[in-house]
RNA sequence: AUAAAUCGAAGAGGUUGCAACUGCUAUCAGUCCGCUGAUCGAGUUUCUGUGAAAACAACGACAUUGGCCAAAAGGCGCAGUUGCCGAAGCGGCAUCGCUCACAGGCGAUGCUUAGCUGGGACGUGAUUCAAUAAAUCACGGACUGUCGCAGGUACCAUACUUGCGGGGCGCUAUCGAAAAUG
Repeated sequence: AUAAAUCGAAGAGGUUGCAACUGCUAUCAGUCCGCUGAUCGAGUUUCUGUGAAAACAACGACAUUGGCCAAAAGGCGCAGUUGCCGAAGCGGCAUCGCUCACAGGCGAUGCUUAGCUGGGACGUGAUUCAAUAAAUCACGGACUGUCGCAGGUACCAUACUUGCGGGGCGCUAUCGAAAAUG
């Protein structure tokens, strides 16, 4: 000094890149709770189902409804700050909470040595959800970033462009390391 390959560090993507925290708006909701009146009349409540246990109930429970009062959390959105670019999300597993057991559901915390997703948006459907918010998944056609292959333009080329293809376990002519060769 060196093409490719290896290891480590650094870096890039953006119509809102990602997350956390804080603040604010809307929603939840004129709902729950509380107070009070009416109707009904035997069961009802503790997330759902089954069983149990406890509690309430003819001194009228539960349910429906009028009046007064009137929220909050979880879930979004926006802004700021911080940390970041498998950022992160989903899934999976474990523990805990919702009276107890089993099954399911929801929520919280932790792990994830890799099961899925390059990124944001849009359309259709399904699921979760109070939800038309939002998320995830499947499918679809574009966009965008990146690399590869085959063309084209330009030609100083590390440029531009068309088509097809790949997946973040990717990409980078940013730096370093060891080895090898000279």